[in-house]
RNA sequence: AGAGUUUGAUCCUGGCUCAGGAUGAACGCUAGCGGCAGGCUUAACACAUGCAAGUCGAGGGGUAACGGAGAAAGCUUGCUUUCAGACGACGACCGGCGCACGGGUGACUAACGCGUAUGCAACCUACCCAUAACUUGGGGAUAGCCCGAAGAAAUUCGGAUUAAUGCCCAAUAAUAUUUUCUUGAGGCAUCUCUCGAAUCUUAAAACUCAGGUGGUUAUGGAUGGGCAUGCGUAGCAUUAGAUUGUUGGUGAGGUAACGGCUCACCAAGUUGUCUAUGAUGCUUAGGGGGUCUUAAAGGAUGGUCCCCCACACUGGUACUGAGACACGGACCAGACUCCUACGGGAGGCAGCAGUGAGGAAUAUUGGUCAAUGGACGCAAGUCUGACCCAGCCAUGCCGCGUGUAGGAUGACUGCCCUAUGGGUUGUAAACUUUUUUAUAUGGGAAGAAAAUGAUCUACGUGUAGAUAACUGACGGUACCAUAAGAAUAAGCAUCGGCUAACUCCGUGCCAGCAGCCGCGGUAAUACGGAGGAUGCAAGCGUUAUCCGGAUUUAUUAGGUUUAAAGGGUGCGUAGUGGCUUUUUAAGUCAGUGGUGAAAUUCUGCAGCUUAACUGUAGAACUGCCAUUGAUACUGGAGAGCUUGAGUAUUGUUGAGGCAGGCGGAAUUUAUGAUGUAGCGGUGAAAUGCAUAGAUAUCAUAAAGAACACCGAUAGCGAAGGCAGCUUGCUAAACGAUAACUGACACUAAUGCACGAAAGCGUGGGUAGCGAACAGGAUUAGAUACCCUGGUAGUCCACGCCGUAAACGAUGUUAACUCGAUGUAUGCGAUACACUGUAUGCGUCCAAGCGAAAGCGUUAAGUUAACCACCUGGGGAGUACGCUCGCAAGAGUGAAACUCAAAGGAAUUGACGGGGGUCCGCACAAGCGGUGGAGCAUGUGGUUUAAUUCGAUGAUACGCGAGGAACCUUACCUGGGCUACAAUGCGAGUGCUAUCUGUAGAGAUACGGAGUUCUUCGGACACGAAGCAAGGUGCUGCAUGGCUGUCGUCAGCUCGUGCCGUGAGGUGUUGGGUUAAGUCCCGCAACGAGCGCAACCCCUAUUCUUAGUUGCCAGCACAUAAUGGUGGGGACUCUAAGAAGACUGCCUGCGCAAGCAGAGAGGAAGGAGGGGACGACGUCAAGUCAUCAUGGCCCUUACGCCCAGGGCUACACACGUGCUACAAUGGUGCAUACAGAGGGUCGCAACCUGGCAAUAGGAAGCCAAUCUCGAAAAGCUCAUCUCAGUUCGGAUUGAGGUCUGCAACUCGACCUCAUGAAGUUGGAAUCGCUAGUAAUCGCAUAUCAGCAAUGAUGCGGUGAAUACGUUCCCGGACCUUGUACACACCGCCCGUCAAGCCCUGGGAGUUGGGAGGACCUGAAGA
Repeated sequence: AGAGUUUGAUCCUGGCUCAGGAUGAACGCUAGCGGCAGGCUUAACACAUGCAAGUCGAGGGGUAACGGAGAAAGCUUGCUUUCAGACGACGACCGGCGCACGGGUGACUAACGCGUAUGCAACCUACCCAUAACUUGGGGAUAGCCCGAAGAAAUUCGGAUUAAUGCCCAAUAAUAUUUUCUUGAGGCAUCUCUCGAAUCUUAAAACUCAGGUGGUUAUGGAUGGGCAUGCGUAGCAUUAGAUUGUUGGUGAGGUAACGGCUCACCAAGUUGUCUAUGAUGCUUAGGGGGUCUUAAAGGAUGGUCCCCCACACUGGUACUGAGACACGGACCAGACUCCUACGGGAGGCAGCAGUGAGGAAUAUUGGUCAAUGGACGCAAGUCUGACCCAGCCAUGCCGCGUGUAGGAUGACUGCCCUAUGGGUUGUAAACUUUUUUAUAUGGGAAGAAAAUGAUCUACGUGUAGAUAACUGACGGUACCAUAAGAAUAAGCAUCGGCUAACUCCGUGCCAGCAGCCGCGGUAAUACGGAGGAUGCAAGCGUUAUCCGGAUUUAUUAGGUUUAAAGGGUGCGUAGUGGCUUUUUAAGUCAGUGGUGAAAUUCUGCAGCUUAACUGUAGAACUGCCAUUGAUACUGGAGAGCUUGAGUAUUGUUGAGGCAGGCGGAAUUUAUGAUGUAGCGGUGAAAUGCAUAGAUAUCAUAAAGAACACCGAUAGCGAAGGCAGCUUGCUAAACGAUAACUGACACUAAUGCACGAAAGCGUGGGUAGCGAACAGGAUUAGAUACCCUGGUAGUCCACGCCGUAAACGAUGUUAACUCGAUGUAUGCGAUACACUGUAUGCGUCCAAGCGAAAGCGUUAAGUUAACCACCUGGGGAGUACGCUCGCAAGAGUGAAACUCAAAGGAAUUGACGGGGGUCCGCACAAGCGGUGGAGCAUGUGGUUUAAUUCGAUGAUACGCGAGGAACCUUACCUGGGCUACAAUGCGAGUGCUAUCUGUAGAGAUACGGAGUUCUUCGGACACGAAGCAAGGUGCUGCAUGGCUGUCGUCAGCUCGUGCCGUGAGGUGUUGGGUUAAGUCCCGCAACGAGCGCAACCCCUAUUCUUAGUUGCCAGCACAUAAUGGUGGGGACUCUAAGAAGACUGCCUGCGCAAGCAGAGAGGAAGGAGGGGACGACGUCAAGUCAUCAUGGCCCUUACGCCCAGGGCUACACACGUGCUACAAUGGUGCAUACAGAGGGUCGCAACCUGGCAAUAGGAAGCCAAUCUCGAAAAGCUCAUCUCAGUUCGGAUUGAGGUCUGCAACUCGACCUCAUGAAGUUGGAAUCGCUAGUAAUCGCAUAUCAGCAAUGAUGCGGUGAAUACGUUCCCGGACCUUGUACACACCGCCCGUCAAGCCCUGGGAGUUGGGAGGACCUGAAGA
């Protein structure tokens, strides 16, 4: 000293939370010792038992108990009984003193109760001290004792007798008291002191050792009290008025004393008294020194200790006394408890212990008067639950210890890991050294000084001094010595961030954690356990409370445009106030004095071994009072000034206000006229009006309301607000002059006035408009938007209401701080340029401010004065109360409960049925399809023993699968196998290889035959021990790799610099251009990277080289014919290399980039056409079943083998295709032209058989050589003639062919026969811009065969259309709004049964508290 938490990120505002300290604490776990302190915070609840206040015989009468000199009696001769008041003593009683202290508690009390400072000229004070004087003489009782009586008891009554330092009478007496007079002095108003005189009233007690002690009066002191006053002392104004002894006076009473303290009478005024500087009321509370916290200021608190107050079961009352209205006294009333013989009595722990109860919670029915203190006493002494000690409790503070130092093979266990090994526990242990503490034994305090008594000395009989004695609860305690031995002693909390400290296992939004944020849904450093670590330590955590952090109530030290917050506006008290001077000294400042108790705090020193603790000295106690001085500033008083303010004169301005008059346009209505079928209204309509004549047009009349153009971010007004013209009345502002006054000013709670619209009351008025209402539409609905009507209202007069986003969301006033520009109205100068100046209204900017946006002489800048308001969001501007109002409602204005946010500004994205620009087969323009039929194929669903699994909008569905009869196969049923079923390594064997029989569905099991080949390396088969099992089981949301999509869209970023507090921006935006972030220009940017393009491949043209298996022009040969042959390289072609295209040239436009041209040239022209190539990223997209892989799961099975079945099911739904519906066609005959591929387990020419699928033979070819191989549309000819057909071919029957171990489930093909639906397809929807669509065939992979109409390639024929970018979809850039950021498939509002929480109202009902009125009325005065 700060930190966490609002957001995708940022800055700010703002709340919540944490880290610190503290406690009379409590709870959980744990616990070795000592010192010092503390210990019912709750029920001022109730209390059993014991103790807590007595003492004096030196006041007295006396003698119940005890000791006891003595006497008598009895006998068990050493005991019992009786007498005895001499003595020591002493129960009860009279008397004195004390009991008013000490101890407890905090209920009451908001008060002179407390604190502080003063005053008493208005007072008292026992015991103590000093001084002065006195202490005389009498008297009558009473308690006790004795006798008697009543009562259960407590207790009471009667009789007789008796004493005192008890009581009474009398004497004497004054510095006392009463009255009167008098001298002098002082003060503070009443007055006080003092000299003197007269007058009145009032004292006493004895005891004695004869020294004295005691008593009485008076004065003074000391101590302790009483009273009064200034200042300070909680909350609520949703408590605003209170008060009749109230306020004052006169007189009296009363008191120690002043006083309405009490009473009688008078007054109630110009303020009776108190009150916004908070009375009264209600609630809460003992106050202070201090304590805790804090940097301080403050805030909170008042336990222990000290001071004061109050109280003593509750309430009241007095008595005694120096002192009480009395804790352990009295009386009365009440409640409660106890005793009782029912008649009546007793009691008061908030004293110390202790008990019950309450509560989270707080101790022993202990010891002693040894010390300190107190009461009494001459004293010894007695009493003392005050006190001093001990006991219990980790409740706190402080100290000590549980070991210290060496010691690595870094041992074992545990835990973790990438696991042949390493890390950690950890120098930890073992082992070697020492003994604080605990244990044992022994010794052993200080606290004690006296008093007192004894002896002695001095003075002279009582003081002072000396000497030796006596006295310890704690306690055989503290402390000291000796002995042995690491021996007797460590826990608690935490480990996601804040906040120091990390891994494994278990769990699986469960169990749980959590102070805030938050963690947990199968890999949890956040739950539980373990290992390890961190922090503190005889304690550690939790809970509660206070301060701090929080400048989050801001005096120090905050704010109010948009975050919470400026009153709607003005007028007007307290508050603040211009310049000069004199005076005063209240504020202010300085010095001095008094006080501020002690303890506490701080500093020094000292004492307990140290510390806590304690002692001592100093400082401090920031305060109050008094006094002396200073006089700058503020205040008071006096005098002046003119610049603030106002007045005057003069001029100007304006929708300023109020009252009246007048005007035209428009609208509606009425009447009349013309005129005929519609009008009106809307997105489109309808309701409505209209043949009874509307709308339209014209004329006339009436009515009410509002004032077009001018008209303007122009004007005026305090704000609300103000608009035709004009008259009257009235207010204001500004300019000029500087004549007058001389601070007259500013602000403004309470108050007063004004205050839009709507609304209310009364009375008018009502053309248009128009809440409510009605109807028509729209719509899923439409209590709305739109339309047709229409009441209140809008208008006027008077009276209320008193609120608005009453906004500049910005209070008023004054001063100061660069500029630019426009405008309104003045002035100066005047020419209508121009310029200066003043007051307004605007725009832009410097400095500065601000979180930023922004503000910026009209401040949100810098200052001053005053007012108003704010303190997290919601609840709520709500409830209750009060005030106002006719009402509507307004003003004032909470709490419970609930959340961790709510909010402001700005940033980047995303989104918008926002805007701009642009692109794309996106639309449009076209061509052809799908959706209808049949079939094929995939999917869903259903079914099933199983129909294995995955893919599911675009981006799944002829997809994984480029080929499920067995196999594949992962699924089902059944039968089997088990460390090894397969594979690899492997010593070794040569058999077990191979062939074959039986059983079986087969796997398999049991037999038989079999002695291999060899180049000697081995092949092949088996294979002991051992090593590595296996899983198409789960998780694609743990992953790698691969892939789809946005998208071949033009984007995505970085470095440095610059801008911004920052997130971020700039660059990448702008102007052009492009297919393109392509390029150019400009620019606080300059460069760069990944993408684009290019580089690569195919293709279109040419050239060079090469020339077989390709080619054949020319020359030969051969043939029925053919490059068949010799030969050739010209051509085609093949396959290597090169050229070519670059807006290079021209014209036009343009700064340039570039664009345009049916330009030239060229095979090709503006990227020539295709392909490969896919930026940063998105979709937790897809795939654990291609493969790989973490974790989890199975292990005689979820592994492996085998047979059969299934993946091919079938009411149905969808996707993708094929074939069609026909004449641009079908069929038949004839006939032409490709490219690219494949082929030895193969392609197969050719020949023969078969209608054919194919079969039997068979040449060639490992391929530019042979072969598949026929290209098909096309073209020619013929036929069909619009039909369910010579279209269409499904389905079914029969017979065959081929592959294969095997075509039943479940193959393809051929032939014959059969001949279904279908006649161009609803809503909707798909592809395509040129060699493209459409159409036609061909080939290949997989493959024994094939469900291929699929996929991938190849060539043949070969179009139409694009005006254009409004709209649909998708995308890019810029901009704008946003309360979205999981980002519009977002966010979010209201209602909602039952239940739960909090609060308001509620006919009422019930309990408690307080107040008022009245009745009865004790003790007592």